[in-house]
Transfer RNA from a Chloroflexota bacterium, 74 nucleotides, folded computationally. It matches the Rfam family "tRNA". It is annotated as a transfer RNA.
RNA sequence: CGGGGUGUAGCGCAGCCAGGUAGCGCAACGGGCUGGGGGUCCGUGAGUCGGCGGUUCAAAUCCGCCCACCCCGA
Numbered sequence: 001c002g003g004g005g006u007g008u009a010g011c012g013c014a015g016c017c018a019g020g021u022a023g024c025g026c027a028a029c030g031g032g033c034u035g036g037g038g039g040u041c042c043g044u045g046a047g048u049c050g051g052c053g054g055u056u057c058a059a060a061u062c063c064g065c066c067c068a069c070c071c072c073g074a
Base pairs, nucleotide, nucleotide: 001073002072003071004070005069006068007067010026011025012024013023020057028044029043030042031041032040033039050066051065052064053063054062
């Protein structure tokens, strides 16, 4: 320098192809069962979807540029 992949809740990920309510598990918090812990059950909160712009009635999703990390090539 060129090509590819990844970026979404504290952590691990799905959702993207085919635009239409942002989700799952673990963790955290509150509560029930228990003498307590552990375990289990019920509930709750937490996200400007890496950044900026474009298209659109509507963008995590499509398009452009940029940033970070990983892989391959030179």